[in-house]
RNA sequence: AAUUAUCUUUGGGGAAUGGUGCAAUUCCAUACCGGCGGUAAAGUCCGCGAACACCUUUGGUGCCGAACAGGUGCAAUUCCUGUACCGACAGUAUAGUCUGGAUGAGAAAAGAUAAAC
Numbered sequence: 001a002a003u004u005a006u007c008u009u010u011g012g013g014g015a016a017u018g019g020u021g022c023a024a025u026u027c028c029a030u031a032c033c034g035g036c037g038g039u040a041a042a043g044u045c046c047g048c049g050a051a052c053a054c055c056u057u058u059g060g061u062g063c064c065g066a067a068c069a070g071g072u073g074c075a076a077u078u079c080c081u082g083u084a085c086c087g088a089c090a091g092u093a094u095a096g097u098c099u100g101g102a103u104g105a106g107a108a109a110a111g112a113u114a115a116a117c
Stems, first nucleotide, its partner, number of pairs: 003115008016030004031097002033087002035048004043085002052062004067083005089100003
């Protein structure tokens, strides 16, 4: 230094202003936000997690949103410029942003200890 095992900690952000209305942070106009790994730095590429559905339930299977153009460069659907787009379930006037399951779960990150080489 790498590998394996055990343990500890960390591990998701966002509704501001106005309008309509009996009622909306849910509609309309504008606003705001972006988990983890990979890769030239990514909400939109590739993969994972979460959520949701089902099952033979320490797990498995399914499902799983959305981006183009130009520029720079050895290299970028990741940077820069421009214009777009997307966002589980339950509740409630229709919710990515409120409340709730959730002081939960978790991809993963960091650290500690041990083992053998």